[in-house]
RNA sequence: GAGCCGGCCGGGUGGCCGCGGUCCGUCCCGAGCUACGGCUCGGCGGCGAGCCGAGGAAGGUCGGGGCUCCACAGGGCAGGGUGCUGGCUAACGGCCAGUCGGGGCGACCCGAAGGAAAGUGCCACAGAAAGCAGACCGCCGAUGGCGCCCACGGCGCACAGGCAAGGUUGAAACGGUGCGGUAAGAGCGCACCAGCGCCCGGGGUGACCCGGGCGGCUUGGUAAACCCCACCCGGAGCAAGGCCGAACAGGGGACGGGCUGCCCGCCCGAUGUCCCCAGGUAGGCCGCUUAGAUGGAUGGCCACCCCGCUGGGCUCGCCCAGCGGACAGAACCCCGCCUAUAGGCCGGCUC
Numbered sequence: 001g002a003g004c005c006g007g008c009c010g011g012g013u014g015g016c017c018g019c020g021g022u023c024c025g026u027c028c029c030g031a032g033c034u035a036c037g038g039c040u041c042g043g044c045g046g047c048g049a050g051c052c053g054a055g056g057a058a059g060g061u062c063g064g065g066g067c068u069c070c071a072c073a074g075g076g077c078a079g080g081g082u083g084c085u086g087g088c089u090a091a092c093g094g095c096c097a098g099u100c101g102g103g104g105c106g107a108c109c110c111g112a113a114g115g116a117a118a119g120u121g122c123c124a125c126a127g128a129a130a131g132c133a134g135a136c137c138g139c140c141g142a143u144g145g146c147g148c149c150c151a152c153g154g155c156g157c158a159c160a161g162g163c164a165a166g167g168u169u170g171a172a173a174c175g176g177u178g179c180g181g182u183a184a185g186a187g188c189g190c191a192c193c194a195g196c197g198c199c200c201g202g203g204g205u206g207a208c209c210c211g212g213g214c215g216g217c218u219u220g221g222u223a224a225a226c227c228c229c230a231c232c233c234g235g236a237g238c239a240a241g242g243c244c245g246a247a248c249a250g251g252g253g254a255c256g257g258g259c260u261g262c263c264c265g266c267c268c269g270a271u272g273u274c275c276c277c278a279g280g281u282a283g284g285c286c287g288c289u290u291a292g293a294u295g296g297a298u299g300g301c302c303a304c305c306c307c308g309c310u311g312g313g314c315u316c317g318c319c320c321a322g323c324g325g326a327c328a329g330a331a332c333c334c335c336g337c338c339u340a341u342a343g344g345c346c347g348g349c350u351c
Stems, first nucleotide, its partner, number of pairs: 001351009011305007019053004024048004028043006055327001059338002062336005067237004079233005084098005099113001100111004114228002119226002121222003136167002138163003143160002145157005175193006194218001196215008241286004251277003254273001255269005306325009
């Protein structure tokens, strides 16, 4: 000098004014009681004093839990979610530690990281061919065919046919290198390497790692495509929900009247008898919080200080002036994740 990782702060002090809550005092209003002195209760009423009053994300409402109501015997199907391993946690898609893969010289970073030899599908363009492979250029033409010759035989053509080594396309072309082999070739054979499967030994709780042996010679990619496997998942949400509860209407009873002199029964009582009653609406309270609203308070101004930038001055490290100091704001609570954020501080590490 360039970076990597982790943690933290995110203006301070004072004055004036203002807002919400709580509590106390006082005044006012209303109701009740009274021994007439007052006392108690209520007030989205006034004034005054004290105390408390946003964040690291209060945000997005993404994951999980508490709480509340509804549903629910058990099991399965369907649907959704998660997806390497171990641990932490009330739980999670979170956190910690590790494994594997990828990136970086490195500190470190990133990963929806189970299964593609259960099945199905797809693989654009290019290319001969993109998964039951295939043949454009090319190579060969041993064998068969045709032609020529000096005719046992040899040479030529490239018709049948063989091949996939080389070229070409592509993100990807059916293992790689070498030797043998062949007409030319090919795991056709062999050696080594890579990879796959199985077995054995060792280490680890485990993912997995290290070593050895055997096998057929080789199996492409894609599951944020269907699917398979394992595990998990009831729904709605504080406008959840609980309690109290007018007025009007309604129902019932009492009372009165009528049928009917009495009892039962029935009917009537409308603006307009009296008393009582269930459910529940308006409304109130709780839920609700050491901020706790229910149209939402937590702020504004001034002075000084702090930080940054710009300009100027000089006695060179101070002074003066101007500008700027973010993102954003609780609404039942909690644990996380993600996103936004001017500026600054601390620690560790790498090249």